[in-house]
Context: one part of a larger RNA
RNA sequence: CGGAUUGUUCAGGAACUAGGCAAAUUAACCCCGUAACUUCGGGAGAAGGGGUGCUCGCAAGAGCCGCAGUGAAACGCGUCAGGCGACUGUUUAACAAAAACACAGGUCUCUGCAAAGUCAAAAAUACGACGUAUAGGGGCUGACGCCUGCCCGGUGCCGGAAGGUUAAAAGGAGGGGUUAGCCGCAAGGCGAAGCUCUGAAUUGAAGCCCCGGUGAACGGCGGCCGUAACUAUAACGGUCCUAAGGUAGCGAAAUUCCUUGUCGGGUAAGUUCCGACCUGCACGAAUGGCGUAACGAUCUGACGACUGUCUUAACAAUCUGCCCG
Numbered sequence: 001c002g003g004a005u006u007g008u009u010c011a012g013g014a015a016c017u018a019g020g021c022a023a024a025u026u027a028a029c030c031c032c033g034u035a036a037c038u039u040c041g042g043g044a045g046a047a048g049g050g051g052u053g054c055u056c057g058c059a060a061g062a063g064c065c066g067c068a069g070u071g072a073a074a075c076g077c078g079u080c081a082g083g084c085g086a087c088u089g090u091u092u093a094a095c096a097a098a099a100a101c102a103c104a105g106g107u108c109u110c111u112g113c114a115a116a117g118u119c120a121a122a123a124a125u126a127c128g129a130c131g132u133a134u135a136g137g138g139g140c141u142g143a144c145g146c147c148u149g150c151c152c153g154g155u156g157c158c159g160g161a162a163g164g165u166u167a168a169a170a171g172g173a174g175g176g177g178u179u180a181g182c183c184g185c186a187a188g189g190c191g192a193a194g195c196u197c198u199g200a201a202u203u204g205a206a207g208c209c210c211c212g213g214u215g216a217a218c219g220g221c222g223g224c225c226g227u228a229a230c231u232a233u234a235a236c237g238g239u240c241c242u243a244a245g246g247u248a249g250c251g252a253a254a255u256u257c258c259u260u261g262u263c264g265g266g267u268a269a270g271u272u273c274c275g276a277c278c279u280g281c282a283c284g285a286a287u288g289g290c291g292u293a294a295c296g297a298u299c300u301g302a303c304g305a306c307u308g309u310c311u312u313a314a315c316a317a318u319c320u321g322c323c324c325g
Stems, first nucleotide, its partner, number of pairs: 001321009011311002015309001020306001028052005037042001039143001053064004065069001077304007084296002089101002105141007117127002144291004149221003154218002156214005163209003169203002174198005181190003222240005249283001250280001261277005
């Protein structure tokens, strides 16, 4: 002199940085006091103030010491706004703890008991369950509040049975092989019964075609042109296509490419943030829509307090590198 760990620091106080990461602040107990919002439980230890030792005294009170009285240690930083998920919980043992999973609640569907379903080659006095539809299985959604629109053409599922198609099977028309026999001079031909190889019509289930239903089933939810006495816009009209053309609500959003959209707020200055607008490239209603108190080692923005994060570095302790012996 460098590094690691720890500690202290004038003035300033986030100027650092992707980001207050890290550090610092706060802290115990008692008293006062405590907002919006709210599911009336909460929020809340909100916030914000004050006190704290020792001696005498029942108390009121009086006195004493220090820079400092929760004298060391243990011992919440706080506030505002927004996104997501209601919440407590669970998870990638060993790079992810979350907005993912679960959840109570909602809804659809299956199952009448030897239940459906599960394990299994099969079986079993196996599970379901010593349960019985207020039960059990499966799917989706995910507290609560307000709601959950249109489309059944395709796919799936459910129901239907008139017709079409259709398997095994039944059926056996017809055909072939063989040959007793018959015909023929011969070559050869015909050929019953039996046996055998085939085999048409006809009958023939589910399924499919077909006819209906069904969206908290898989899913889907348009285009062009014109039009109002400034302009602009189009309540209105025309036309094409479709199974039907996106309703309520929300919207540059965890979704917006153009885009740092435009306006407003916050800052001296804001690609982020908040509030609006709607031109939604490409939101949208249980693959739920929109809100929402409480909650969160969640994510985003802002403020206060606080600080060596920084301006800008300095010093100290311990360990170590390094140098000399």